[in-house]
Formats: sequence, C1' cells, structure tokens
RNA sequence: GGCUCCAUCGUCUAAUGGCUAGGACGGCGCCCUUUCACGGCGUAAAUAGGGGUUCGAUUCCCCUUGGAGCUA
Repeated sequence: GGCUCCAUCGUCUAAUGGCUAGGACGGCGCCCUUUCACGGCGUAAAUAGGGGUUCGAUUCCCCUUGGAGCUA
C1' cells in the first nucleotide's frame, strides 16, 4: 500500500428499518439488618464523527477517525 472485520451506558453485551435504545455487573438512593454482608425495590448513565437514502436509521450507502486481522 491492498483487502476484510469491528466501534452502543463506567465495563461486558442485546436490539427484522418502527424508540421511551433493553439486560448483566458496577455506581447512587431507599427498605431489610444492632451494624456490615446477603437479599429486595428504585434511580442515573450509551449508539465514534460528518454526510446521504427513507415517512422513519443503532440498523442501509459514502467519507473520516480509531482498533484488529490477512496479504505484499
């Protein structure tokens, strides 16, 4: 240099084009407990950036950025 794949809460990970973006762990609050732990309930937190297609994009297309692999 060429080709392929990946990018979603703090972390891991779901989501046939129909969104109020879900779950687990972790955080915070409350309950339980003499206290802690365990347990229960609740709460905050995310679609890498830009453009396009579409009534509607996390999803499809293009470019950029970052990462991984193969090849020379």

A computed fold for a 72-nucleotide RNA from Candidatus Liptonbacteria bacterium RIFCSPHIGHO2_01_FULL_57_28, annotated as transfer RNA. Rfam family: tRNA. Rfam links the family to the GO term triplet codon-amino acid adaptor activity.